A computed fold for a 699-nucleotide part of an RNA from an activated sludge metagenome, annotated as large-subunit ribosomal RNA, domain II. RNAcentral holds the full RNA, with entries from SILVA.

Context: one part of a larger RNA
């Protein structure tokens, strides 16, 4: 991991709600006793005593007290609780929920115990033992020698000193490889430290849990130590994670407020469900009418602020004049006003749509309000539309409206909880549409009108004689556009400047003349000149034509990524792109249709009734997506009262085929099995397994 078995709402009091049933202005015993049981005596049980007290029947007051009242008060004609009804409680089973126990069930890390167990491992100590190859250094002391007055001292010799040197056993554990389901719950190899010491080691003792013991890491006390281990308290607490087992039917959330030692809990309130012989048309949504309001927008002699240019202009600065007064210029700034234009969430002379109140009228609903019993939710997302924050970022955060997912299938978006179409009782080899679609993959098209030349379709801001269309404005058969020929001059090298400056270096002027026409010159060019060439002008040419502008449609640059590319793919161009008309057609689980089931309602018919009603069938209506949750009505298990039955002529388990039922399941056969077993009314539970890294066996 699988099989099999075992696994989680339960019991007790006490409140509360409901059903159901006794008895009723009453209703009930408790404890404890007695008979009966059954026998040896007991026990379960039944039956009978006990009325002790509880709870109901009156409330008001702190209370003393009063008493349908009563308290406050000197008082009530005041005010507060309460009577005012013709009540309605009580006990007993069941059954939702509460509270208190462990309290659905598993599950800490931990706190305590004058309760034990531990030093066989480790730490430290006591006692009594044992070890430590071999090398090497040569302290003191001593001898001899020099040496001194004598010592010191100084040489050689002897000695053999030390947490002295190298280095084996022993003890250790530096480095680095391997091992990392290991040979091994800490090791091998190889290097390394110590190795006459504050060495290292047997062996018997000591010291014990807030205690020991530590050359001190919080080490170590038996693979455990910021407080061992066993057991007890103990089923400790866990606002935490996980688990919690059979069917079907009907309804159906929440993830908000507001408070919280509150923020992943928890109280109220909201929003779901159930019940009511409560209220009774109030509701959802339409319509009438009638009303607050300061968004949207839009405004500026209507306020507050904000702000561009102007005009006027106090006042400042700055330059003159000037002993003081004072006065003048200014191509500076400039309040205020003024013109004109411009802005606001905390600005308004103004102001909508929608939205909210109120009456009214329509609206009898799987509506509304009110009580009462049960919840769950109280991390919410995404999408569009008003906003704030953010950076006019976030699959970003926070709110308002709304819509889906949550809790939703089913068709579309290649593939996708929130997009788009639609809301799944159940059958059908039957129609019709929705979004989207109709060349093949792939169900379904066909025809005309335009556009697209990039495979645009299938990135932006900007850029461009791409292209379609519509408009404006100029030129143009007195010949325009564009191209070819020719002219394109003269004063003049215009003055100025400069070495030079001659149409083109720059600076000023930009006249005149001959002319079809020709600039004191548009560019290139030379040092300057030249030289080419443009304007300009003849001429050829022969045009629904040329040139410049605005708006619209589509297209084209812009466009670089990392495995192999991609409109889903192929693949396609008068389309299978893109706009337009038109007329088909596919397409969901939507809607019709036929048949079915079940719920609520109404209605009719039968049949029962303990008269409160229920039960069955037909019609007609309306409804069956559903998490968390509510309610309702079954199914099987194994035990027990009662009633009928089955079984060696073969029970119950198991296997195999078969058949019923809406589910859980139930039946029948046959084969194994070899002694129990079922149906029907009722009662009672250790009462339904796949998950909890659940539990124990098995493999």
């Nucleotide at each position: 991991g699988u099989c099999u078995g075992c696994g989680a709402g339960u019991u007790a009091g006490c409140c509360u709600c409901g059903g159901c049933g006794g008895c009723g202005a009453g209703c009930c015993u408790a404890a404890g006793g007695g008979c009966c049981g059954g026998g040896a005596a007991g026990a379960a049980g039944g039956c009978c005593c006990g009325g002790a007290g509880g709870c109901g029947c009156a409330g008001c007051g702190a209370a003393a007290g009063c008493g349908a009242g009563u308290c406050c008060g000197a008082a009530a004609c005041g005010g507060g609780c309460g009577a005012a009804c013709c009540u309605a409680g009580u006990c007993g089973c069941c059954g939702g929920g509460g509270c208190u126990a462990g309290a659905c069930c598993c599950g800490a890390a931990g706190c305590g115990g004058a309760g034990g167990u531990g030093a066989u491992c480790u730490a430290c100590c006591c006692u009594u033992g044992g070890c430590c190859a071999g090398g090497a250094u040569g302290a003191a002391g001593c001898c001899c020698g020099g040496g001194u007055a004598a010592a010191a001292c100084c040489g050689g010799g002897u000695g053999g000193a030390g947490g002295u040197c190298c280095g084996g056993a022993c003890c250790g554990g530096u480095g680095a490889a391997c091992c990392u389901u290991g040979a091994g719950a800490a090791g091998u190899u190889c290097u390394c430290g110590g190795a006459u010491g504050a060495g290292c080691u047997g062996a018997g003792g000591g010291u014990a849990g807030g205690g020991g013991u530590g050359a001190a890491a919080g080490g170590c006390c038996a693979a455990u130590c910021a407080a061992a281990c066993c057991c007890c308290g103990u089923g400790a607490u866990a606002g935490c994670u996980g688990g919690u087992u059979c069917u079907c039917c009907c309804c159906g959330a929440a993830a908000u407020g507001c408070a919280u030692u509150g923020a992943g809990g928890u109280g109220c309130a909201g929003c779901c469900c159930c019940g009511g012989a409560g209220c009774g048309c109030u509701g959802a949504c339409g319509g009438g009418c009638g009303g607050a309001g300061g968004u949207a927008g839009a405004g500026a002699u209507a306020c507050u602020g904000a702000a561009u240019g102007g005009a006027c202009u106090a006042g400042g600065g700055c330059c003159c004049c000037u002993g003081g007064c004072g006065g003048g210029g200014u191509g500076c700034u400039g309040a205020a006003u003024c013109c004109a234009g411009c802005c606001a969430a905390a600005c308004u002379c103004c102001g909508a749509a929608u939205g909210c109140c109120g009456c009214c009228c329509g609206g009898a609903g799987a509506a509304g309000c009110c009580c009462g019993g049960g919840a769950g939710u109280g991390a919410g997302g995404c999408c569009g539309c008003g906003g704030g924050g953010g950076a006019u970022a976030a699959g970003c955060u926070c709110c308002g409206c709304g819509g889906c997912c949550g809790a939703g299938a089913g068709g579309g978006a290649a593939a996708a909880a929130g997009c788009c179409c639609a809301g799944a009782c159940c059958g059908c080899c039957g129609g019709c549409c929705a979004a989207g679609g109709c060349g093949c993959c792939c169900c379904a098209a066909u025809g005309c009108c335009g556009u697209g030349a990039a495979g645009u379709g299938g990135a932006a801001a900007g850029g461009a004689u791409g292209u379609g269309g519509c408009c404006c404005c100029g030129c143009g058969c007195u010949g325009a556009c564009a191209g070819u020929g020719a002219g394109g001059a003269u004063g003049u090298u215009g003055g100025c400047u400069u070495a030079g400056a001659a149409g083109c270096a720059g600076c000023c002027a930009c006249c005149a003349u001959u002319u079809a026409a020709a600039c004191a010159g548009u560019g290139c060019g030379u040092a300057a000149c030249a030289g080419c060439u443009g304007a300009c002008u003849c001429a050829u040419c022969g045009a629904c034509g040329c040139g410049g502008g605005g708006c619209c449609g589509c297209g084209c640059c812009g466009a670089a990524a990392a495995u192999g590319a991609u409109u889903g793919g192929c693949g396609a161009u008068c389309c299978a792109a893109c706009g337009g008309c038109a007329u088909g057609c596919c397409g969901a689980a939507g809607c019709c249709g036929c048949g079915g089931g079940c719920g609520c309602g109404c209605g009719c018919g039968c049949c029962c009734c303990a008269c409160g009603g229920g039960g069955c069938g037909c019609g007609c209506g309306c409804g069956c997506g559903g998490u968390a949750g509510g309610g309702g009505a079954g199914c099987g298990u194994c035990c027990c009262g009662g009633g009928c039955c089955c079984g060696c002529c073969g029970a119950a388990g198991c296997c195999a085929g078969g058949g019923c039922g809406g589910a859980a399941g139930c039946c029948c056969u046959g084969g194994u099995g070899g002694a129990g077993g079922g149906c029907c009314c009722g009662g009672g539970a250790g009462a339904g397994a796949g998950g909890a890294u659940g539990c124990a066996g098995a493999c």
The coordinates come from a structure-prediction model, not an experiment, and the mean pLDDT is 87.